[in-house]
Transfer RNA from a Solirubrobacteraceae bacterium, 74 nucleotides, folded computationally.
The sequence is in RNAcentral, with records from ENA and MGnify.
Rfam family: tRNA. Rfam links the family to the GO term triplet codon-amino acid adaptor activity.

RNA sequence: CGGGGCGUAGCGAAGCCUGGUAACGCGCGGCCUUUGGGUGGCCGAGAUCCCCGGUUCAAAUCCGGGCGCCCCGA
Numbered sequence: 001c002g003g004g005g006c007g008u009a010g011c012g013a014a015g016c017c018u019g020g021u022a023a024c025g026c027g028c029g030g031c032c033u034u035u036g037g038g039u040g041g042c043c044g045a046g047a048u049c050c051c052c053g054g055u056u057c058a059a060a061u062c063c064g065g066g067c068g069c070c071c072c073g074a
Base pairs, nucleotide, nucleotide: 001073002072003071004070005069006068007067010026011025012024020057028044029043030042031041032040050066051065052064053063054062
């Protein structure tokens, strides 16, 4: 320098192709259970979806430009 993949909650991770309410697991908070803790059960909080711009009634999703990480080639 060229090509490819990835970036979504504290962590992991689905959704993206085919635009329309952002799942799920762990973790966290409350309650029940226990002498207490763990386990188990119920309920709940938490993500302007890496950044900027564009298209659209509507963008995590489509388009353009950047940033970061990984891989391949030179």